Context: one part of a larger RNA
RNA sequence: UUGGGUUUAAAGGGUGCGUAGGCGGAAGAAUAAGUCAGUGGUGAAAUCUUGCAGCUUAACUGUAAAAAUUGCCAUUGAUACUGUUUUUCUUGAGUACAGUUGAGGUAGGCGGAAUGUGUGAUGUAGCGGUGAAAUGCUUAGAUAUUACACAGAACACCGAUUGCGUAGGCAGCUUACUAAACUGUAACUGACGCUGAGGCACGAAAGCGUGGGGAGCGAACAGGAUUAGAUACCCUGGUAGUCCACGCCGUAAACGAUGAUCACUCGUUGUUGGCAAUACAUCGUCAGCGACUGAGCGAAAGCAUUAAGUGAUCCACCUGGGGAGUACGCUCGCAAGAGUGAAACUC
Numbered sequence: 001u002u003g004g005g006u007u008u009a010a011a012g013g014g015u016g017c018g019u020a021g022g023c024g025g026a027a028g029a030a031u032a033a034g035u036c037a038g039u040g041g042u043g044a045a046a047u048c049u050u051g052c053a054g055c056u057u058a059a060c061u062g063u064a065a066a067a068a069u070u071g072c073c074a075u076u077g078a079u080a081c082u083g084u085u086u087u088u089c090u091u092g093a094g095u096a097c098a099g100u101u102g103a104g105g106u107a108g109g110c111g112g113a114a115u116g117u118g119u120g121a122u123g124u125a126g127c128g129g130u131g132a133a134a135u136g137c138u139u140a141g142a143u144a145u146u147a148c149a150c151a152g153a154a155c156a157c158c159g160a161u162u163g164c165g166u167a168g169g170c171a172g173c174u175u176a177c178u179a180a181a182c183u184g185u186a187a188c189u190g191a192c193g194c195u196g197a198g199g200c201a202c203g204a205a206a207g208c209g210u211g212g213g214g215a216g217c218g219a220a221c222a223g224g225a226u227u228a229g230a231u232a233c234c235c236u237g238g239u240a241g242u243c244c245a246c247g248c249c250g251u252a253a254a255c256g257a258u259g260a261u262c263a264c265u266c267g268u269u270g271u272u273g274g275c276a277a278u279a280c281a282u283c284g285u286c287a288g289c290g291a292c293u294g295a296g297c298g299a300a301a302g303c304a305u306u307a308a309g310u311g312a313u314c315c316a317c318c319u320g321g322g323g324a325g326u327a328c329g330c331u332c333g334c335a336a337g338a339g340u341g342a343a344a345c346u347c
Base pairs, nucleotide, nucleotide: 004318005317006316007301008300012315014202015201016200017199021195022194023193025089026088027087028086029085030084031083033082034081035078036077037076038075039074040073041072042071049066050064051063052062053061054060092192093189094188095187096185097184098183099182100181101180104178105177106176107175108174109173110172111155115151116150117149118148119147120146121145122144126137127136163170164169207248208247209246210245211244212243216242217241221237222236223235224234259314260313261312262311263310264309267292268291269290270289271288272287273286274285275284277282278281296303297302320347321346322345329340330339331338332337
C1' cells in the first nucleotide's frame, strides 16, 4: 500500500456553526466532458509471452506482417449512467399560520428553613467529640432555651426509570428580554440538501490576574489520637479556594467509554408532550424518554426500530508492550501548562 477495524481488546474528535472539498430526490429536453464501440497514427531495440529453428540436451541464441506494450493523439459513432445547460415537480429541506411544552439561556426583584455571629433575657456546670479518648470551648457564665438584629451561601418536601439543552450543563418564587423543540393545517418556496480538512464559537471542576465578598465547608498548615512508624484514615481548629464582576486557561472516566445524516428490518410493556376518533375508558397516530424479548450481529459480555442488525455518503481515529503523550522544534498561554509529537534502546 491493499485489506481490516474503532461499546469493553489499539482506535469516535468534548460539543456546535461552517469554508474548501466529497456525496446528493423525481420527470422531460439539449449537449457529448467522463463512459463505451469502430478506424487511423504513434507507443525504438533488447526484455517478457507464443510458434518454429540452431549449438548432442539445457541454460543460451536466432527467427516470425506472431503476440504484448493494458498508454497517448486524432477521427467517426452510441447515449443507459455520471457531469454541464435548460424546463418542470413535491416527497427531502425550509417558510407561514394556529396551538402546546419544559430545572433551555441572560438580567433584575423577592422569600422561608437551616447555619454562624452579635446583643438582651432565663439558667448552672459542664459542653463538644470518639471505637475509646484527648486537643478544643466554659464560673470573665459556656452548652441548652428564648427574643431581636446582621451576614453569606444553598434552595428540603414536590422529585420521578421525569423534563429542557448541541455538548459542558440546568432546580425556591416572580418579572422582563430571548432561544428552541413538538403537534396540527398543507397555504408558500422549489433540492435551497448531507457531511465537513483547515477556521471560528462554546466548553465541568481545579487553577491564574484585578477588584469585591467570606456564613458553612475546607487542599496547605497546626494540634490531639491511632500505630512498630502514621508526613494517612478519626477528632479539634484552620489559610487559599468555594461565592460575585470582568479577563484568561481549554482540559476530564468532557462516557452511551458507542461520530453525523438518510433508508430499511418481529413483538410486549411503562411513561412525557401534542393531535384525532369513538365514547366515558379504551384505541389510533407523531415526536421523545425507559424496561424486556426475537431474527440478525458479536470473541463473549451483550446490542437488538434510541442497533453494536442490513445498506449508502462524508469526517475523525487505530496498526505489539515499554521508552512516551516523553524529548526536540513550532504555535498558544501571565503562569500552571495545553496542542502538535518522534527516535535510540529494550522485551

Predicted 3D model of a 347-nucleotide part of an RNA (small-subunit ribosomal RNA, central domain) from a metagenome. The prediction has a mean pLDDT of 85. The RNAcentral record of the full RNA draws on SILVA. It matches the Rfam family "Bacterial small subunit ribosomal RNA".